[in-house]
RNA sequence: GCGCGGGAGAGUGUGGCGGGCGACCGUCGCCGCCGAAGGAGCAACCGCCCCCGGAAUCUCUCAGGCACCGAGGACCGCGC
Numbered sequence: 001g002c003g004c005g006g007g008a009g010a011g012u013g014u015g016g017c018g019g020g021c022g023a024c025c026g027u028c029g030c031c032g033c034c035g036a037a038g039g040a041g042c043a044a045c046c047g048c049c050c051c052c053g054g055a056a057u058c059u060c061u062c063a064g065g066c067a068c069c070g071a072g073g074a075c076c077g078c079g080c
Base pairs, nucleotide, nucleotide: 001080002079003078004077005076006075011031013030014029015028016027017026018025019024032066033065034064038062039060040059041058045054046053047052
C1' cells in the first nucleotide's frame, strides 16, 4: 500500500430564496456545536540528542462535519 471486518463525536436549530400538488430536496446566511480525512501550531517524545531533522490521539478549527440512513473516517484486528 491492497483486501476483509470493527470504527466515534456534535442542531430533528432558525430565517431567506428556488424546485415540488405534497412529502421532501437544493442553496445562502445567522447563532450554537464536533474532531478521527486533510491542513496548521506547540513540542511531550525520537534520531547522531551540539547544530539540525522527524514529530502526536495534544492544541487550533482553515477545510471538513453535526436527526435517521448513507458517505467519509484517525485508529485496531486478520490476510497478502